[in-house]
RNA sequence: UGCACAUUAGCGCAGCCGGUAGCGCACGGAGCUUACAUCUCCGGGGUCGCAGGUUCGAACCCUGCAUGUGCAA
Repeated sequence: UGCACAUUAGCGCAGCCGGUAGCGCACGGAGCUUACAUCUCCGGGGUCGCAGGUUCGAACCCUGCAUGUGCAA
């Protein structure tokens, strides 16, 4: 320097062909218990890496940039 892949909640990850974002753990509350843990129920939390473009509509398509990993030189 080029190519490929990845970037979505505090962490690990889903998200089919563009239609308004979810799971587990963690966290908060309640129940249970003498109490704690376990267990059950409920809940909060996301400018979808950043900036533009296309579209009625973008996490998803296009362009540029950033970070990380791998490969090539």
The RNA shown here (transfer RNA) has 73 nucleotides and comes from Chryseolinea sp. T2.
Model confidence (mean pLDDT): 83 of 100.
Rfam family: tRNA. The family's RNA type in Rfam is transfer RNA. About the family: Transfer RNA (tRNA) molecules are approximately 80 nucleotides in length.
The source organism's lineage runs through Bacteria, Pseudomonadati, Bacteroidota, Fulvivirgaceae and Chryseolinea.